[in-house]
């Protein structure tokens, strides 16, 4: 002093799946009904439409934080055993945006085997 590797930190890039149904609420319509000369207001309940950026419940569904897991599939590796994966399971998390996102790229700090 150290290429590869690890770890951190910054910018970028980064898929998937209902912004479902139901209730509450809560906002506008319209209709009754009170006052009123009329506008306008209020109360009701019935009804239509919006709102997850309000709150509940209930099915569906996605996996690329993180977990679990070798049962298949695949690597390590030719075989056992073992271990790991963008394989699995979805426990968490996720399905309008934003956040988040494993990875990869581009830089910088650190440690530091081989030489």
């Nucleotide at each position: 002093u150290g290429a590869u590797c690890c770890c951190g930190c910054a910018c970028g890039g980064g898929a998937g799946a209902g912004u479902c149904u139901u209730c509450g609420c809560u906002c506008g319509g319209c209709g009754a009904c009170c006052a009123g000369a009329g506008a306008c207001g209020g109360u009701c309940c019935g009804u239509c439409g919006g709102g997850a950026a309000c709150g509940a419940a209930g099915c569906g569904c996605c996996g690329a934080a993180g977990g679990g897991g070798c049962a298949a599939u695949u690597c390590c590796u030719c075989c056992c055993c073992g271990g790991a994966a963008c394989c699995u399971c979805u426990c968490a998390g996720g399905c309008g945006c934003c956040c988040g996102g494993a990875c990869c790229g581009u830089g910088c700090g650190g440690a530091g085997c081989a030489g």
A computed fold for a 115-nucleotide RNA from Nocardioides psychrotolerans, annotated as Glycine riboswitch aptamer.